This is a predicted structure of a 71-nucleotide RNA (transfer RNA) from Fragilariopsis cylindrus CCMP1102. The sequence is in RNAcentral, with records from ENA and Rfam. Taxonomically the source falls in Fragilariopsis cylindrus (Eukaryota, Ochrophyta, Bacillariophyta, Bacillariales). It matches the Rfam family "tRNA". By type it is a transfer RNA. From the family's description: Transfer RNA (tRNA) molecules are approximately 80 nucleotides in length. Model confidence (mean pLDDT): 81 of 100.

[in-house]
RNA sequence: GCAUCAUUAGUUUAGUGGUAAAAUAUCUGCCUUCCAAGCAGAUGUCCCGAGUUCGAUUCCCGGAUGAUGCA
Numbered sequence: 001g002c003a004u005c006a007u008u009a010g011u012u013u014a015g016u017g018g019u020a021a022a023a024u025a026u027c028u029g030c031c032u033u034c035c036a037a038g039c040a041g042a043u044g045u046c047c048c049g050a051g052u053u054c055g056a057u058u059c060c061c062g063g064a065u066g067a068u069g070c071a
Stems, first nucleotide, its partner, number of pairs: 001070007010024004018054001025043006047063003051059001
C1' cells in the first nucleotide's frame, strides 16, 4: 500500500427494513438472625457522517478503531 471481516447496555453476545433482546452488572423490595444464593421490579445500548426509502441497527458510499491475510 491492497483485500476481507468486525464495531449493539459497564461487560459478553443475539437481532438484519417497521419503536432492540438475553445473560451478566448496578439499584430497590421480598426471603434469611446476618451474608451468600434464590424470587420480583427498575436503570442503562445500535462507532461517526452522508445517501436511498413512508420508515435504516439493518441497504449504499465515505471516515474512525480493531483483527486477519497478501505485498